[in-house]
């Protein structure tokens, strides 16, 4: 002391939730490439594209120990014959989908060189190259003629145990059989197979025991001589010599055990056969056939030598090794939009042929063979050990290494040879490229280097044979671009560095800030140290073996020494997934982006800086693989409603299949050998410093193959069985089917009659019929189509489907019995049948409906909806179509699993006179609802529950069920059935809200009811418009518009002209001067500038300081300048509506629900009751103010005939308390009594959670941004007041319920000292004089006015209205002209009660009718407040507006101002068709045929050579099919910021919607016939479930 340690999930559909589904992303990997960087070393790796095409070198040669020749000091060197070797080694990966590869197995084979064993090597011949001599030729090269040699050639000799032929002998075993004798069997014989148990031989392994041979580094023991040496004879070392143990090894023998196997017995068992003699046992025979061991004869085949003399050869047979050839099982890519393929094709006989089998090749003959388990056809592809991912299982992939295979410009062919049809050989075609004297030549880097190309891309024309290995030779040794090494490249993987310790003023500096600081930061800087690394300088390997030389790497790895911190950090993020934030600049612009998304003035998302994360000599991008993804699901998915059950059956192959016996042993366990190459993975050692890297041993290679075992299971054979499944028998029901006949109602038409003026139709209508007599009554007839009531949750059928009533044929089904067949069964690609409705053919039919179509109407239009006609069609035979929401959106079968209760068809039981009713139990149809089960809605014995098995069918959304091909159809069409492109979602279910031309309730001056009003008209004001230098801004549906403004002449003023200022009108700080301040004067419009005077003030340490002014500086002032879409804070509204919520608990996976509903009541969530909910907050009420009423307490400035009024406190009173009815003995409602008020007594303040990015940066305050001699500031002047017209809000009236005069009489609340202002007196009056009084219950504004008595007006533009203008006055105020208010005189316009349309009020309320106040110098018809007179009407919720609550629908959630759907216009992409055009590969047919092998002929033979024949490469021709590209014109698609037209769908979406088909319309769509529910509402039948 080991050997495969191993499984994460995130973001994105919504408002939210759950599911379903898909795109994204985090991990790893790489023969990579691109961007920024880049110190060093070690190990691997480097044309993946154009198997395009190469310039140079170089990559296979050796041998004299075979020859000749020439040469040489020398087999030295050169030629040429000859030998081997050039079939390896080295490359690529373009064919190949195949025995090519991988693994198994196997018989008819071949093998140089190597190893074993045997036997031989004799004698001889004739040539030829080199050469020499003449020639051709530009060269390549090549012709004659002469000589010459071999281990070159040829023939003879010998020989086997080699080959071929003949014959023969022996052995074994198998198989067919013939004949004779004999014994023989049903409680039996015998044969066969099988288990088991025994028992013997035998063979293997293994253990003991002995025994021999052999060997030994070594040990021990003994013997002898012998030689050495020491000692001095005692002896002792040491060498060497037998022998002997001992120990391995091998062999032999004997006994042991295990295991096989074999044969004997004997016991089960199964089973063949026999009295027509089985079987057995003797005896004697025959044929074939297989295997082995010889023998004999006959024929054929051999050989080489060399020399240095022991050595290298040669020849033949036999074995091995190692190589190679060839059959073979099983595995190895996609496609059926490829379904049939084949003619040497499958076989057989013979022959050829070959190292060998075989149709490998021929002849004849047969007519096979191959396929749905994918032939055959395209397309893709070298295959594998193995890499890469992954827990695994898969999946992808096939650089380097190692095994096979092919190929060697491109295609074909043989020659040699042991080996090829050969990269660096040969011949022959082509197609490139070189040479050329034009006549002929040459050539093949997909060896090593290079080079051009191509391309995002991949090196050096480099050393050396020192090692390894090859070739050659006896060797020396020559050859090797194989190899060994070194170069380049961060291309990978692996190390190591780029300093280590100290160091706080927390240095400067950068960034940020809340200005306080904070951070980069102990980091620097400085101080100590160390030298990996770097740089010099010395030393210096191993690798070299069995070996004398002999290192290329390479003076390299190492050591040693000296020098100095020296020579050495980027990359990329930093919105979320995702570790890590800030400032600036930009301002939907630039820009980013993997998904989701980010930018539109405060970006953590763009660029930049700063910090901060990560990884590091590299960091990111891009490309691809595998993961995650259970997202092809074997492990491991679904198919009601997310995608997804074929319309329905029937039935092929095919795949599962009921009990039960034996058998066998395919599948299944299991044991045992073999093989699964090396190298990889893994474990466990070693070696380079360590790792990567290598090396040694093991594991482990799950596959196959072959030989045993078991016998439960599945299979196969087998012997039964009935309960699956079927067949007969009795009996039911039934709108099941086909044909034929029949009936009656009711529509129409025809005729007749009667009878008159309409009739129809609709929301209203009109087209339309009708006095030529409609409608309408009656009768009488044609003719067609459908079958009312019965009827229903009903019944039959496989589904489509199917109803008057009878007949005829037929199909299935149930129920009870009993018999009988015995698994015969279930399900289904492929096929077959049936298949609404619509629609096609052909012929008939035609009443009533009714696509098309005509006309009437609606509309903005209407190609619709409605109406009036209406023609195919609807009906029938026959034929095709083959589709529908053909739907339970639910395949068929078979088992199992609680009940309840209806209804249809059986059958039994109990009772009973006889039946209902029960009760059981079988089939069918429903409804409810446990378990379970679904995302959830639901489903639940008719399962969507637990389960089997068997078909079919899904993999995001569009494009699209389309296009193109195939097949069917008369056509319409139908079925198979995609892509390219395009989006991040598309979709189930559920849930809160919103919303409906959806339902119920309920409430409000919201409607009715009623008074008064606004729109008409003149003025007022506000706004829009327009204009203007400016008419300063804001508000601007309701919830802007008598609104900020509660008071624009100047100011305000925020606008505008024009004139000034620049630290500033106004604030702090710092310097300097100077009290502060008043007066006058010039110039100016004035700010503002000059100039003259008067004044010296307080403190005080005497320096000086404080308030203030003048000037100078520069931080800063200022801004009604932008942003109410950065804000705080006020505010409008919806509303004083009755909501809005929590906490805990239950409920659901969850979003949420529940509570808050429901019921009955309230002015209310107000209260009660009920109930998985109990409580509780914000709001509802109350509390707080005012008035009414009553005590009381005090009372001046109030106050009386009063104990009054009044004022100011404080107090009572009203709570359904009390009767009486209703209700549920409630809550609370009517009524009624008392009382001053009665059911909140009236009236105010008081406004939950929230909506509208509501309004306001101009009230105020603020972030950020601009502006800074101006967008601050002063000043004069104008503006805001403008006037062709719209609009809101008002006043005033149009008159007699009035106008005018005169008189008379009653309030409240308020304000008054820069004020309120009496009394008198002046003035018609406005108003003056004018001064008392009052800082107010005291005095003043201040007479109230409608009312009431009286008079006058007399229905008219008036005595109604007053607008407008003239005149002349008054007042405020620095000013009244642009622009004020009031008074008198005078003028006297519109206007006679208001179109559609719209406001306001419910009681002291509308309405009228006068006061007062803030604003304020003036200036009210507005506003805000007071009080006087004082009404009408509400039956009521039908409707129209807001608004609560509940429920339903939803494709809405920015929430109906919502979504959204089509044509058309524009752009851009991608993709069909399409006259034809162009290119490819492949295959037929013909033709031509090089080189070549066989063969034939050239008259003895051979060799050459010349002819010829078969095959055949290549080429031309021709007709096809096929697949690519292209393409005028076309067709639909998608996608695009706000186009144009309509509104088709979502609600009941305003005509439910969607399916199938058909016809017609710009379109979306409409309509017609059949369908469905995946429709609202609303009412009625049934049914169920609570009571």
């Nucleotide at each position: 002391u080991a050997c495969a340690c191993g499984a994460a999930g995130a973001g994105u559909u919504u408002g939210a939730u759950c599911c379903u589904g898909g795109c994204u992303c985090a991990g790893g990997a790489u023969u990579a490439a691109c961007g920024c960087u880049g110190g060093c070393a070690g190990u691997g790796u480097g044309u993946a594209u154009a198997a395009u095409a190469c310039a140079u070198g170089c990559a296979a040669g050796u041998c004299g120990a075979c020859u000749g020749c020439a040469u040489u000091u020398a087999g030295u060197u050169g030629c040429a014959g000859g030998g081997c070797a050039g079939a390896c080694g080295g490359g690529u990966g373009a064919g190949u989908a195949a025995c090519a590869c991988g693994u198994u197995g196997g018989a008819a084979c071949c093998u140089g060189c190597c190893c074993c064993g045997a036997a031989c090597u004799c004698a001889g011949g004739g040539a030829u190259a080199a050469c020499a001599c003449c020639g051709a030729g530009a060269a390549a090269u090549u012709g004659g003629u002469g000589a010459u040699a071999a281990u070159a050639c040829c023939g003879g000799a010998u020989a086997g145990u080699c080959c071929c032929c003949a014959g023969u002998u022996c052995c074994u075993c198998g198989c067919u059989g013939c004949g004779c004798u004999u014994g023989a069997a049903a409680c039996a014989a015998c044969g066969a197979g099988g288990a088991a148990a025994u028992a013997a031989a035998g063979a293997a392994a293994u253990g003991a025991a002995g025994a021999a041979a052999u060997g030994a580094a070594g040990a021990g023991u003994c013997u002898g001589a012998g030689u050495c040496c020491c000692u001095a004879u005692g002896g002792g070392g040491a060498c060497u010599a037998g022998a002997c143990u001992u120990c391995g090894u091998u062999u032999c023998c004997u006994c042991g055990u295990u295991u096989c196997c074999u044969u004997g017995u004997u016991u089960c068992u199964u089973u063949a056969u026999u009295g027509c003699g089985a079987c057995g046992a003797g005896c004697a025979u025959a044929g074939c056939g297989a295997g082995g061991a010889g023998c004999u004869g006959g024929g054929g085949u051999a050989a080489a030598g060399a020399u240095u003399u022991a050595u290298c050869g040669g020849u033949u047979c036999g074995g091995g090794a190692g190589g190679g050839g060839c059959c073979u099982g099983c595995g190895c890519a996609g496609u059926a939009u490829c379904a049939g393929c084949u003619u040497g094709u499958u076989g057989g006989u013979g022959a050829g042929g070959u190292a060998a089998u075989g149709g490998c090749u021929c002849a004849c003959c047969a007519a096979g063979g191959c396929u749905a388990u994918g032939a055959c056809g395209c397309u893709u592809a070298g295959c594998u050990g193995g890499u890469c991912u992954g827990a695994g299982a898969g999946g992808a992939u096939g650089a380097u290494c190692a095994g096979c295979c092919a190929c060697a410009a491109u295609g074909g062919a043989a020659c040699u040879g042991a080996g090829a049809c050969a990269c660096g050989g040969u011949c022959c075609a082509u197609a490139c490229u070189c040479c050329u004297a034009c006549g002929g030549g040459a050539g093949g880097c997909a060896g090593c280097a290079g080079u051009a190309a191509a391309g995002a891309a991949u090196c050096u024309u480099c050393c050396g044979c020192a090692a390894u290995g090859g070739g050659c030779g006896a060797a020396a040794g020559c050859c090797u671009g194989a190899c060994g090494g070194a170069g380049c490249a961060a291309c990978a993987c692996u190390g190591c560095g780029u300093g280590g310790g100290g160091g706080a003023u927390g240095a400067a500096g950068g960034c940020c800030u809340u200005c306080g600081g904070g951070u980069c930061g102990u980091a620097a800087a400085c101080u100590c140290c160390u030298u990996u690394u770097c740089u010099g300088a010395g030393g210096g390997a191993a690798g070299a073996a069995g070996u004398u030389c002999u290192g290329a790497c390479g003076g390299u790895a190492c050591c040693u020494c000296a020098g100095g911190a020296a020579u050495a950090a980027g990359c990329g993020a930093c919105g979320g997934c995702u570790a890590a934030u800030u400032a600036c600049g930009u301002g939907c612009c630039a820009g980013c982006a993997g998904c989701c998304g980010c930018g539109g003035u405060a970006a953590u998302a763009c660029g930049u800086a700063a910090g901060u994360c990560g990884c590091a000599a590299g960091c990111g991008u891009u490309a691809u693989c595998c993961g995650g993804a259970a997202u092809u699901a074997u492990u491991g998915g679904g198919c009601g409603u997310a995608a997804a059950g074929c319309g329905u059956c029937c039935g092929u192959a095919g795949g599962c299949g009921g009990u039960u016996u034996u058998g066998u042993a395919a599948g299944u366990c299991u044991g045992u050998g073999g093989u699964u190459a090396a190298a990889g993975c893994c474990c466990g050692g070693g070696g380079c410093u360590c790792a990567a890297c290598c090396c040694c041993g093991g594991a482990a290679u799950c596959g196959u193959c072959a030989c045993g075992g078991a016998a439960a299971c599945u299979a196969c054979a087998u012997c039964a069985c009935u309960u699956g499944a079927g067949u007969a028998g009795u009996g039911c029901a039934g709108g099941g089917g086909c044909a034929g006949a029949u009936g009656g109602a009711a529509u129409u038409c025809c005729a007749g009659a009667a009878g008159u003026a309409g009739g129809g139709g609709u929301a209203a209508a009109a087209u339309c019929c009708g006095u030529a007599g409609a409608u309408c009554u009656c009768u009488g007839g044609a003719g067609g189509a459908a079958c009312a009531c019965c009827a229903a949750a009903c019944g039959c059928g496989a589904a489509g489907g199917c109803a008057u009533u009878c007949u005829g044929c037929u199909g299935g089904g149930c129920a009870c019995u009993u018999a009988c067949u015995g698994a015969c069964g279930c399900u289904g690609a492929a096929g077959g049948a049936c298949g609404a409705a619509a629609g096609c053919g052909u012929g008939g039919g035609g009443a009533g409906c009714a696509a098309a179509c005509g006309g009437g109407a609606u509309u903005a239009g209407a190609u619709a909806c409605c109406c009036c006609g209406g023609u195919a069609g609807u009906c029938c035979a026959c034929g095709c179509u083959g589709u529908a929401a053909a739907c339970g959106a639910u395949g068929g079968a078979u088992a199992c699993u609680c009940g309840g209760u209806a209804u249809c068809a059986g059958a039994g039981g109990c009772u009973u006179c006889g039946a209902c009713c029960c009760c059981u139990u079988u089939g069918g149809u429903g409804c409810c609802u446990a378990a379970g089960c679904u995302a959830a809605c639901g489903c639940a014995u008719u399962a969507a529950g637990u389960a089997u098995c068997c078909c079919g069918c899904c993999u995001g959304g569009g494009u699209a069920g389309u296009a193109c091909g195939g097949u069917c159809g008369c056509a319409a069409g139908a079925u198979u059935a995609a892509a390219a492109c395009u989006c991040a979602a598309a979709g189930g279910a559920a849930u809160a809200g919103a919303c409906g031309g959806g339902g119920a309730c309920c409430u409000a001056c919201a409607c009715a009811a009623g008074c008064g009003g606004u729109g008409g008209a003149g003025c007022a004001u506000g706004u829009g418009g327009u204009u203007u230098a400016a008419u300063u801004c804001g508000a601007u549906a309701a919830u802007a518009a008598g609104c900020g403004g509660g008071a624009a002449a100047c100011c305000u003023u925020a606008c505008c002209a024009g004139g000034a200022c620049u630290u500033g009108a106004c604030a702090u700080c710092u310097c300097g001067g100077g009290a502060a301040u008043u007066u006058c004067u010039u110039a100016g419009a004035a700010a503002u500038a000059g100039g003259a005077a008067a004044g010296u003030g307080c403190c005080u340490u005497c320096g000086g300081g404080a308030a203030c002014c003048c000037g100078a500086u520069g931080a800063c002032a200022g801004g009604u300048g932008u942003u109410g879409c950065a804000u705080g804070g006020u505010u409008g509204u919806c509303g004083u509506c009755a909501g809005c919520u929590c906490g805990u608990g239950c409920c659901u996976u969850g979003a949420g629900g529940u509570g808050u509903u429901c019921u009955g009541u309230u002015a209310a969530g107000u209260c009660a009751g009920u109930a998985a909910a109990c409580g509780a907050g914000c709001g509802c009420a109350a509390c707080c103010c005012u008035c009414a009423u009553c005590g009381u307490a005090u009372g001046u400035u109030g106050u009386u005939u009063a104990u009054u009024u009044c004022a100011u406190g404080c107090g009572a009173g009203a709570c359904u308390g009390c009767c009486u009815g209703g209700u549920c003995c409630a809550a609370c409602c009517a009524g009624g009594a008392g009382g001053a008020a009665g059911g909140u007594g009236a009236g105010g303040a008081u406004g939950a959670c929230g909506u509208c990015a509501a309004a306001u940066c101009a009230g105020c305050a603020u972030g950020g941004c601009c502006c800074u001699u101006a967008u601050g500031c002063c000043c004069u002047g104008g503006g805001c007041c403008a006037c062709a017209c719209a609009c809101g809000u008002g006043c005033u009236a149009c008159a007699a319920u009035g106008g005018u005069c005169g008189g008379u009489a009653c309030a409240a609340a308020g304000g008054g000292u820069u004020g309120c202002c009496a009394a008198g007196c002046c003035g018609c009056a406005a108003g003056g004089c004018g001064g008392a009084g009052c800082c107010a219950a005291u005095c003043c504004c201040a007479u109230a006015a409608a009312a009431c008595c009286g008079a006058u007006c007399c229905a008219a533009g008036u005595u109604c209205g007053g607008a407008u203008u003239g005149a002349g006055g008054g007042c405020u105020g620095c000013a009244a002209u642009u622009c004020g208010c009031c008074c008198u005189c005078a003028u006297g316009a519109a206007g006679c009660u208001g179109g559609a349309a719209u406001c306001g009020c419910u009681a002291g309320u509308a309405a009228u009718c006068g006061u007062g106040a803030a604003u304020c110098a003036u200036c009210a018809c507005g506003u805000c407040a007071c009080g006087g007179u004082g009404a009408a009407u509400a039956c009521g919720u039908u409707c129209c507006u807001g608004g609560g609550u509940c429920u339903u629908g939803u494709a809405c959630u920015c929430a109906c101002c919502g979504c959204c759907c089509g044509u058309c216009a524009a752009g851009u992409c991608a993709u069909g068709g399409a006259a034809g055009c162009u290119g490819g590969g492949g295959g037929c047919a013909u033709u031509c045929g090089a080189a070549g092998u066989u063969c034939c002929c050239g008259a003895a033979c051979a060799a050459u050579c010349g002819g010829g024949a078969c095959c055949c490469a290549a080429g031309g021709u021709g007709a096809a099919a096929c697949c690519a590209g292209u393409g005028a014109c076309u067709g639909g698609g998608a996608c695009u910021a706000a186009g144009u037209c309509g509104u088709a769908a979502c609600a009941a979406g305003g005509u439910a919607u969607c399916c199938g088909u058909a016809g017609g319309a710009g379109a979306a769509c409409c309509u017609g016939c059949g369908g469905a529910u995946g429709g609202a509402u609303u009412a009625c039948c049934u049914c169920c479930u609570a009571u």
A computed fold for a 1587-nucleotide RNA from a bacterium, annotated as small-subunit ribosomal RNA. Its Rfam family is "Bacterial small subunit ribosomal RNA". Its Rfam clan is "SSU clan".